Large-subunit ribosomal RNA, domain II from Enterococcus faecalis, 676 nucleotides, folded computationally.
RNAcentral holds the full RNA, with entries from ENA.
Its mean pLDDT, the model's own confidence on a scale to 100, is 83.
The organism belongs to Enterococcus, within Bacteria.
It matches the Rfam family "Bacterial large subunit ribosomal RNA".

Context: one part of a larger RNA
RNA sequence: GCCUGCGAGUCAGCGGCAUGUCGCGAGGUUAACCCGUUUGGUGGGGUAGUCGUAGCGAAAGCGAAUACUAACUAGUGUGUUUUUUAGUGGCAUGUCCUGGACCCGAAGCGGGGUGAUCUACCCAUGGCCAGUGUGAAGCAGAGGUAAGACUCUGUGGAGGCGCGAACCCACUUAGGUUGAAAACUGAGGGGAUGAGUUGUGGGUAGGGGUGAAAGGCCAAUCAAACUCCGUGAUAGCUGGUUCUCCCCGAAAUGCAUUUAGGUGCAGCGUCGUGUGUUUCCUCCUGGAGGUAGAGCUACUGGUUGGUUUAGCGGGACUAUCAUCUUAGCGACAUCAGCCAAACUCCGAAUGCCGGUGAGGUCAGAGCACGGCAGUGAGACUGCGGGGGAUAAGCUUCGUAGUCGAGAGGGAAACAGCCCAGAUCGCCGGCUAAGGCCCCUAAGGGUGUGCUAAGUGGAAAAGGAUGUGGGAUCGCGAAGACAACCAGGAGGUUGGCUUAGAAGCAGCCAUCCUUGAAAGAGUGCGUAAUAGCUCACUGGUCGAGUGGUUCUGCGCCGACAAUGUAGUGGGGCUCAAGUACACCGCCGAAGCCGCGGCAAUCACCUUUUGGUGGUUGGGUAGGGGAGCGUCGCGUGACUGCUGUGAAGCGCUGGGGUAACCCUAGUGUGGAGUGUGC
Numbered sequence: 001g002c003c004u005g006c007g008a009g010u011c012a013g014c015g016g017c018a019u020g021u022c023g024c025g026a027g028g029u030u031a032a033c034c035c036g037u038u039u040g041g042u043g044g045g046g047u048a049g050u051c052g053u054a055g056c057g058a059a060a061g062c063g064a065a066u067a068c069u070a071a072c073u074a075g076u077g078u079g080u081u082u083u084u085u086a087g088u089g090g091c092a093u094g095u096c097c098u099g100g101a102c103c104c105g106a107a108g109c110g111g112g113g114u115g116a117u118c119u120a121c122c123c124a125u126g127g128c129c130a131g132u133g134u135g136a137a138g139c140a141g142a143g144g145u146a147a148g149a150c151u152c153u154g155u156g157g158a159g160g161c162g163c164g165a166a167c168c169c170a171c172u173u174a175g176g177u178u179g180a181a182a183a184c185u186g187a188g189g190g191g192a193u194g195a196g197u198u199g200u201g202g203g204u205a206g207g208g209g210u211g212a213a214a215g216g217c218c219a220a221u222c223a224a225a226c227u228c229c230g231u232g233a234u235a236g237c238u239g240g241u242u243c244u245c246c247c248c249g250a251a252a253u254g255c256a257u258u259u260a261g262g263u264g265c266a267g268c269g270u271c272g273u274g275u276g277u278u279u280c281c282u283c284c285u286g287g288a289g290g291u292a293g294a295g296c297u298a299c300u301g302g303u304u305g306g307u308u309u310a311g312c313g314g315g316a317c318u319a320u321c322a323u324c325u326u327a328g329c330g331a332c333a334u335c336a337g338c339c340a341a342a343c344u345c346c347g348a349a350u351g352c353c354g355g356u357g358a359g360g361u362c363a364g365a366g367c368a369c370g371g372c373a374g375u376g377a378g379a380c381u382g383c384g385g386g387g388g389a390u391a392a393g394c395u396u397c398g399u400a401g402u403c404g405a406g407a408g409g410g411a412a413a414c415a416g417c418c419c420a421g422a423u424c425g426c427c428g429g430c431u432a433a434g435g436c437c438c439c440u441a442a443g444g445g446u447g448u449g450c451u452a453a454g455u456g457g458a459a460a461a462g463g464a465u466g467u468g469g470g471a472u473c474g475c476g477a478a479g480a481c482a483a484c485c486a487g488g489a490g491g492u493u494g495g496c497u498u499a500g501a502a503g504c505a506g507c508c509a510u511c512c513u514u515g516a517a518a519g520a521g522u523g524c525g526u527a528a529u530a531g532c533u534c535a536c537u538g539g540u541c542g543a544g545u546g547g548u549u550c551u552g553c554g555c556c557g558a559c560a561a562u563g564u565a566g567u568g569g570g571g572c573u574c575a576a577g578u579a580c581a582c583c584g585c586c587g588a589a590g591c592c593g594c595g596g597c598a599a600u601c602a603c604c605u606u607u608u609g610g611u612g613g614u615u616g617g618g619u620a621g622g623g624g625a626g627c628g629u630c631g632c633g634u635g636a637c638u639g640c641u642g643u644g645a646a647g648c649g650c651u652g653g654g655g656u657a658a659c660c661c662u663a664g665u666g667u668g669g670a671g672u673g674u675g676c
Stems, first nucleotide, its partner, number of pairs: 011099003015096010027051003033045003055062002065078005102240002105237001109230006120204009129194001131163003134159001138155006167191003171188005206222001208218003243626006253266005267375002269372007277363001278365001280360004284355004293346001294344002300340008311329002313326004378403010408419003423596004428592003434586003437570003443583001445582006456572001462556002466553010483540005489513003494508003519534001523532002597616008633676003637673001639672002647667005653660002
């Protein structure tokens, strides 16, 4: 892991509430207990109590009334009165309360005991420590001194002294890690006459011991041992919770909470009773409003430039006061241009509220009361905002949708996107989104263009004689554009500057002449000249040639790790790419067709039922109807059964399902079915 079995909403209370049903009914009902009787049962008594028949008041109390006010014929509150006083007890079901209360599950708390054969420390009494080294005090002798101190040589044998076995320990490393072992093994290591080690016997006990102290150890258990009991501790937490079919069908929100993964009330679901269109949609009509937008010499606040200019600053002048002047700064005013969630002279669209208004709608509409809930972690997408970085599969509101609780088709695959809401059957038809070259159902569809980049089939600022279309402005048979041939001169090397400056370092000026045309010179060049070239002109040639701008589709910008790998693939430009227009087809559990089932409404119908309309996705959850198992009671089913019960198999049959029945047959060997 698999198979078989066991395994979780129960019981009690003359408990609460509700529903169904039965008895009695202005009454209903007994409890303890007693009498009697049976052992399969029940009968009679018992009125204490309790609920109802009357309320009001804090109460005494009064009573169809009563309480309050000093009082009342008054007022107010609660009742009575109305066609009307209906209750009470049993049983069953739903749910709640009190109990272990659907089942399993703590860490723990308390009480009584059991443990120091492990281990910690202590007490008593014993044992053990090969060998070797070092050589303290003391003592003796010698030296030395006034006497000492002191020195030397011996002797001596001290020490939590040295080396190192047994013994004790456990520092390093390797192995082992489902081990040989729930702490070991190998190789090294430390102590080894001491605060040493060890045997035997004994002592200290759980908030206690013991501890050279690590919260260590106290029997493989220790920040409070083990065991039994209180005990089914408690668990707002996790897991599990067993047959079927039918109808409806949520929530993840608000407020509060020692509250935030819990709970209470409300919201949303279901069932019952009542009401009977009150619901919802559209139109018409009447309203409130300050959003989007816009605007601002219409306020508040911000903001750019100009004009005018007070003032400030600088300069001149000046003993002071003053006066004059202007690189700069610059209030107010004014002209023009802007900005605002907490600005508004303005101001929508939607949405919202109303109507004895009109029309449509009969839907599992609305509303009221009652029984039973679940939910109170939501997710993404579009739109309107806040937070964040106009980041996030981010977070937080509003609004709509989907998922949640929704299958089917499309998006290659893909809860939340697009289409569309699955009652069941059919080898029938039509469509949606999306598609129609092959994989793969259906078009190598039609017409006119575009794209050359595999763009399509990812991306920006920026860049470019890519290419199609439009607009506009030039030049052009009086010959344009490009190319080729020729000219491109003189005053003059303009003046200045400079070592030089001659068109061409720089500064100033930029004229005149000849001419078809030629700048006091566009670039290259020289030390400076020279030289080449351009502007400009003529010729050859013979038809278009340039600039600006708008727009369609493309190009570059474009770099990642196994292998193409940024269309699902093949493959496609002879589009199967792209723009516009058009004709067909495919395509779903959608719709239609045929047949079956169920729910509900209407009508018909005495009932069984019939006809027609509508409906039948579904988690939590509510409601309804059934299947099966075990036991007990009951029945005139006078049930079946050794002529073979139950159980376990095989073949066949029935029902929408749980499941059931029957016939045959095998096994089995004594019970068992059916209605209530």